RNA sequence: GGGCGGUUAGCUCAGUUGGUUAGAGCGCGUGCCUCACAUGCACGAGGUCAGAGGUUCGAUCCCUCUACCGCCCA
Numbered sequence: 001g002g003g004c005g006g007u008u009a010g011c012u013c014a015g016u017u018g019g020u021u022a023g024a025g026c027g028c029g030u031g032c033c034u035c036a037c038a039u040g041c042a043c044g045a046g047g048u049c050a051g052a053g054g055u056u057c058g059a060u061c062c063c064u065c066u067a068c069c070g071c072c073c074a
Stems, first nucleotide, its partner, number of pairs: 001073007010026004019057001028044005050066005
């Protein structure tokens, strides 16, 4: 330099043939329970969906570019 894949909550990851509210598990906070801790149960907080532009009535999803990570080729 070329090709492919990935980037979504603190971490690991789903997701939607483009549609009104973006989710799970773990973690975190509060309450119940306990002498206390853990487990368990209930509730809750936490997201510019990597960044920019474009297409569209409408983009996390489609297109282009950029950044970063991984694999392969040279």

The RNA shown here (transfer RNA) has 74 nucleotides and comes from a Candidatus Omnitrophota bacterium. It was read from a public genome assembly. Rfam family: tRNA. By type it is a transfer RNA. Rfam links the family to the GO term triplet codon-amino acid adaptor activity. From the family's description: Transfer RNA (tRNA) molecules are approximately 80 nucleotides in length. NCBI's taxonomy places the organism under Bacteria, Pseudomonadati, Candidatus Omnitrophota.